[in-house]
Transfer RNA from Brevibacillus porteri, 74 nucleotides, folded computationally. The sequence was found in a public genome assembly. Its mean pLDDT, the model's own confidence on a scale to 100, is 80. Rfam family: tRNA. Gene Ontology term of the family: triplet codon-amino acid adaptor activity. Its Rfam clan is "tRNA clan". By type it is a transfer RNA. Taxonomically the source falls in Brevibacillus (Bacteria, Bacillati, Bacillota, Paenibacillaceae).

RNA sequence: AUCCCCGUAGCUCAGCAGGAUAGAGCGUCAGUUUCCUAAACUGUAGGUCGGAGGUUCGAAUCCUCUCGGGGACG
Repeated sequence: AUCCCCGUAGCUCAGCAGGAUAGAGCGUCAGUUUCCUAAACUGUAGGUCGGAGGUUCGAAUCCUCUCGGGGACG
């Protein structure tokens, strides 16, 4: 330098041939239970989907540029 993959909640990830309010598990917090703790059960909060621009009635999803991580080739 070229090519490929990944980036979504505190963590691990799903969703991606455009469509409706952006999700799960774990974790946080609160409650129930317990003498207390743990476990279990119930509930809560937390994101403008790495960033910017574009296409579109509509973008996490498509296109361009860019940042970060990983890999292939020499």